RNA sequence: CUGAAUGUUUUCUAGGGUUCCGCAACAACCUGUUGGUCUGGUCCGAGAGAAAACUCACAGUAUCUACUGUGUCACGGAAGGAUAAAAGCCUGGGAGAA
Numbered sequence: 001c002u003g004a005a006u007g008u009u010u011u012c013u014a015g016g017g018u019u020c021c022g023c024a025a026c027a028a029c030c031u032g033u034u035g036g037u038c039u040g041g042u043c044c045g046a047g048a049g050a051a052a053a054c055u056c057a058c059a060g061u062a063u064c065u066a067c068u069g070u071g072u073c074a075c076g077g078a079a080g081g082a083u084a085a086a087a088g089c090c091u092g093g094g095a096g097a098a
Stems, first nucleotide, its partner, number of pairs: 007054006015044002020041002022038001023035005056071006073093001075096001079091003
C1' cells in the first nucleotide's frame, strides 16, 4: 500500500434520557404546573455485549439441491447530528494509536 462476510435482520442486555404513563410537590376539582438531583412501565440502545434466524466461504455426507460441521481478532478521542431528550445510537471497525 492492497484485499477480505469484520454480512443482514430480529429479540434482549449493559447503558441512556424524559415525549407518554406512573411517582413526588404545589395549585385546583374539568384537571393543570413543576420536577429525571424520581425506583420505575412505554421509549432509545451497542462494530469492539448476548441469543436466534437467514445469508456467505470452506469441508464432509447424500446425490443435484438438501443436510451436517467450522468461521479466529477488535485499543480509541474530541467534535458534530437525530429524536422529547440523552447515550456504548449515527458520522464510525472513522481521525488517531498499536
Notes: A computed fold for a 98-nucleotide RNA from Oceanobacillus polygoni, annotated as Guanidine-I riboswitch aptamer. NCBI's taxonomy places the organism under Bacteria, Bacillati, Bacillota, Caryophanales, Oceanobacillus.